[in-house]
This record gives sequence, C1' cells and structure tokens, in this order.
RNA sequence: CUACAAACCCGAGCUAUCGCUCAACUUAGGUUGGGAGGAAAGUCCGGACAGCAUAGGGCAACCCACCGGUUAAUAGCCGGCCUCUCACGAAAGUGGGAGAGAGAUAGUGCCACAGAAAAUAACUACCAUAAGCAAUUAUGGAAAAGGUGAAAAUGUGCGGUAAAAGCGCACGGCUUUAUAAGGUAACUUAUAGGGCGGGUAAACCUUGGGUGCUGUAAUGCCAUGUAUAGGAACGUUUGAAGGCGGCUCGCUUGAGUUCCAGGGUAGGCAGCAAGAUCCUGUAAGUAAUUGCAGGGCUAGAUAAAUGAUAGUUUAGAAACAGAAUCCGGCUUACGAGGUUUGUAGUUGU
Repeated sequence: CUACAAACCCGAGCUAUCGCUCAACUUAGGUUGGGAGGAAAGUCCGGACAGCAUAGGGCAACCCACCGGUUAAUAGCCGGCCUCUCACGAAAGUGGGAGAGAGAUAGUGCCACAGAAAAUAACUACCAUAAGCAAUUAUGGAAAAGGUGAAAAUGUGCGGUAAAAGCGCACGGCUUUAUAAGGUAACUUAUAGGGCGGGUAAACCUUGGGUGCUGUAAUGCCAUGUAUAGGAACGUUUGAAGGCGGCUCGCUUGAGUUCCAGGGUAGGCAGCAAGAUCCUGUAAGUAAUUGCAGGGCUAGAUAAAUGAUAGUUUAGAAACAGAAUCCGGCUUACGAGGUUUGUAGUUGU
C1' cells in the first nucleotide's frame, strides 16, 4: 500500500424561494420559534401509568438456574470463575471465540448404520478337559489381544494366572467427602479416605427460587338523542347474577340480574409529552454505573402534518426505511464514508 473480516462512529449541515403543521404573541394582516429513526421495524423482555375491592389459600400453568456488582426493573449490562474450542509456539505460555453453566447415584426414555454385543455382551483369536492319525468337534473358563463403531466396561506399566481381571502395586483420569491455606463468592492449590461403563435433561422429569391480570381502542369527563314500548328465565337472606388469565375452596357485594327482539346516539375534551429527560464539567469505581455543580426544553398528528426546488460545505450524503402512551434493553435490515484491531499478500528501508 492492497484485499478480506470484526467492532465502533455517522445517517447530515448552511443559504434562498414556495408549501404543510403545532405553540406563543397579535389586532385579524401576520411575526417568532419548533417539527419522523438508529433502528421509529419485530412485538421478544422489563417497567412507568390506568383500571379491576385496600382480599386469602390450594392445584395447574409459566419463568429463572456458576459467583458478585449495577439498575426503577430485567432472561439486559459489567466484572470474575469454570468448561469447551481456534491460532501461534518445541514447551511454558500468549492472543481470540462460544456456553440454554443446578441434577444422569430418584425414576422413565433415547443413542441410526456397522458390529457378537450399546450393558444380564462373546464374532475372530486365548486357556483347560475329553474324543480323534489329523483337520476338527463337545463342555467349561475368561474379556487382557484384534475387528466394527462417535462411543465397547477408567488409562499406562509391572507382578500374578491354565488363560485373565483393580486381583495386588506404582503413576494417572473422573467424581465425592474431610482438613489446611488463599479468595466477598463462584472457585484454586495441597494432603488423606471412598466410588467408577459413556453420552443425552434445548428428552419427560427432579431440586431450588420466583410470578395478579388486562392494556392508551386502558381509563376519566362533558354534550346530544331515544321507547315514560315489549317477551322469557331465574331470584329478593332457602341469595339470581357478579367480584378482569384457568380450575377450586373460602371471603365479599347484592335486589334485581341475564337472554331475545326492537329503538336512539356514535360528537368533543382530557390521558398527550417536563421526562427513571438531554448537554458540559468534576469526583468515585477495573467497568457497567453513581454522586455533585452549572446550563437547556428538543414532534404531538387523528386517517393521519414533519415536504419540494436550486446552490453549496464536508472524507461522504447513498442505503434500510416513516412517530401514534412513554421509557430502558434485545434481535433483525442497511450502505456513501470514516476510525481501530486482526489475517494474508506486495513494495521499500
């Protein structure tokens, strides 16, 4: 310098003319100021807020699962531990990545094909006895050798045995218990004892912890209008109907309730944007984040406004894409450009 990959930043600013909309001021002419994103998307998670009575228990259902911290809260974020894995390296180690990270000794399942057999194992080989000229056959023993496989009864070595086996010993592996040291803790290191087919719980399940629900079309207020007409069932303390995720027990309101048919209205206001808010500086902290001081106001439409044209600035101005109660996260989509890191190649010193 080029290419690829990952993470992050940004998604435009200014001027002029015209147009739409909100707020304030105006004297009805207008003036000033503001006006769609980093994801507004998904509707995945957590909340604020509103309503259900200021109410309890059980079952079912759902969620979480290494430790600590942070936050309004979280399955988020930060830090650490452990396990697995990639690259470089002789090794020690260094630099990355992933984890849906409790339990397989409570139980039930599943592990294709190949293979004798996937846990009550015996195909080829091995050993002992008997028969046989021999090949071989029968009975018994064993799982150390070989084959199959992702995985075959904890690994290697020595002893021992008819042939063998943790049968014994030594050094290892996994797991569990105890003690000591370090650490807030998860855990690490060391010593000693016990146990040993493996995997799978993102299979059913078990253990521990937790969980009211609905949703801004929530909810509240005002105006207008009608039928001061009907039918049926149940009920008025022998309690109908109801109490906003399901069932149930209990508690509680209760004199009317529910259903059918018919009639009238469907307009406006609030909720509605000053917030767990933004910027600057400073202090604490590894960080996420928190405190203090100063400064600021940045969309509120209601079938849907936030635009068009021209020029220009910048390294660049294109793509993905349009607010509808709001906030904090997660996931997905995107490219004109910029920054950092890594890998490979080329060139020069």
A computed fold for a 349-nucleotide RNA from a Bacteroidota bacterium, annotated as Bacterial RNase P class A. The organism belongs to Bacteroidota, within Bacteria.